The RNA shown here (Guanidine-I riboswitch aptamer) has 98 nucleotides and comes from Fictibacillus gelatini DSM 15865.
It was read from a public genome assembly, where an Rfam model found it.
Its Rfam family is "Guanidine-I riboswitch aptamer". The family has 100 seed sequences and 1,509 matches in Rfam 15.1. Rfam describes the family as follows. This family represents a conserved RNA structure found upstream of the ykkC and yxkD genes in Bacillus subtilis and related genes in other bacteria. The function of this family is unclear although it has been suggested that it may function to switch on efflux pumps and detoxification systems in response to harmful environmental molecules. The literature on the family includes a 2017 paper in RNA by Battaglia et al., "Structural basis for guanidine sensing by the ykkC family of riboswitches".
Its mean pLDDT, the model's own confidence on a scale to 100, is 82.
Taxonomically the source falls in Fictibacillus gelatini (Bacteria, Bacillati, Bacillota, Caryophanales).

RNA sequence: AAAAAUGUUUUCUAGGGUUCCGCAAAUCUCAUUUGGUCUGGUCCGAGAGAAAACUCACAGCUAAAGCUGUGCCACGGAGGGAUAAAAGCCCGGGAGAU
Numbered sequence: 001a002a003a004a005a006u007g008u009u010u011u012c013u014a015g016g017g018u019u020c021c022g023c024a025a026a027u028c029u030c031a032u033u034u035g036g037u038c039u040g041g042u043c044c045g046a047g048a049g050a051a052a053a054c055u056c057a058c059a060g061c062u063a064a065a066g067c068u069g070u071g072c073c074a075c076g077g078a079g080g081g082a083u084a085a086a087a088g089c090c091c092g093g094g095a096g097a098u
Base pairs, nucleotide, nucleotide: 007054008053009052010051011050012049015044016043020041021040022038023035024034025033026032027031056071057070058069059068060067061066073093075096079091080090081089
């Protein structure tokens, strides 16, 4: 300096907050307000976490359709952005480091 599937989607997890629900408190008590310094349900959620499906590349088998196997690695700010809000979300496998 260059290349690659450093693939895509879904479900979930670590994690995250507070729109809604619940919970707690107060009050003008069948409602309103406040509280995430509330365990939680909904919700957000990983490039460097998990699983599945699919696509792609290569190899093997097969008359063909197709089937099977492999696809290794990955330290990382500050700052900014979205949503109600925050985050291992997005900028971003970025800057930087090695």